Source information:
This is a predicted structure of a 348-nucleotide part of an RNA (small-subunit ribosomal RNA, central domain) from an uncultured sludge bacterium.
[in-house]
Context: one part of a larger RNA
RNA sequence: CUGGGUAUAAAGGGUGCGCAGGCGGCCGUGUGCGUCAGAGGUGAAAUCUCCGGGCUUAACCCGGAGGGUGCCUUUGAUACGGCAUGGCUUGAGUCCGAGAGAGGGUGAUGGAAUUCCUGGUGUAGCAGUGAAAUGCGUAGAUAUCAGGAGGAACACCGGUGGCGAAGGCGGUCACCUGGCUCGGCACUGACGCUUAGGCACGAAAGCGUGGGGAUCAAACAGGAUUAGAUACCCUGGUAGUCCACGCCCUAAACGAUGUAUGCUUGGUGUUGGAUCAGCAAUGAUUCAGUGCCGAAGGGAAUCUGUUAAGCAUACCACCUGGGGAGUACGGUCGCAAGGCUGAAACUC
Repeated sequence: CUGGGUAUAAAGGGUGCGCAGGCGGCCGUGUGCGUCAGAGGUGAAAUCUCCGGGCUUAACCCGGAGGGUGCCUUUGAUACGGCAUGGCUUGAGUCCGAGAGAGGGUGAUGGAAUUCCUGGUGUAGCAGUGAAAUGCGUAGAUAUCAGGAGGAACACCGGUGGCGAAGGCGGUCACCUGGCUCGGCACUGACGCUUAGGCACGAAAGCGUGGGGAUCAAACAGGAUUAGAUACCCUGGUAGUCCACGCCCUAAACGAUGUAUGCUUGGUGUUGGAUCAGCAAUGAUUCAGUGCCGAAGGGAAUCUGUUAAGCAUACCACCUGGGGAGUACGGUCGCAAGGCUGAAACUC
């Protein structure tokens, strides 16, 4: 440079926003930069191809002809791309009218349950297991009633239900706030798609400072089990789990499936709208989501199949035998833990 690929064989970046770059709707006009055609010049010799010749042949050598990407000049063409200019509305956006939602943030508040404390009743057990023991209990436990404290999580509703770019989001109420869908088809008039670098977000665990600490529970201690048992089981239990602020930036961050747009038989559920018919139940049509089954097609198969892994286009990312290795070295980020980038020798 090129080819073939990326659900499961190696391979889609965790997710978004977006500069540069790449690509870009319909109808005109101009230009003639790219593009295309003609002509001319150049493109040294050797080499190359063809024809002929010379060494006994060949290699080699000699002669002639041809070819030559490209570059320059010039004449022309104008479909396509570019540039300039005018117009359009279907892509995109705005406006108006409705609508659904655990989308985000802050504050307030509610009941159930666990634990602890105080008091009452009450007496010998409770707890735990495969069975036990450690543990708790006559200094009155467990059970039960009343009162109180505190922290965390929100049963039922709850649903291949909803919302969010992803991570993720679930009691109730208020305030602040992002996005989405449907309808009208009023407005702008290509304003678009993608996106290296960059910026932002990013579960859990972990880190820093300060608070909080009910439950659960790494580490740790004890009891069992066992040949042993640094485990699985049991009794305890500290970080942590919670909050504020600041870091970390990873994951089976998964649909193991990048984003956008168009096209390509259907059936059946369900969520949110709109229109029509009907008294209603309901039915029909349509848009946006979310499931299942399946035509054609695809696929090694499993399977996929209008939510494509089908048919195409644009742009980005990534792969190129296993191990060594996501290691070493260097760089960079981080308080650290470590992250990102990322080899080779050697070996099969």
It matches the Rfam family "Bacterial small subunit ribosomal RNA". Its family is annotated with structural constituent of ribosome and ribosome in the Gene Ontology.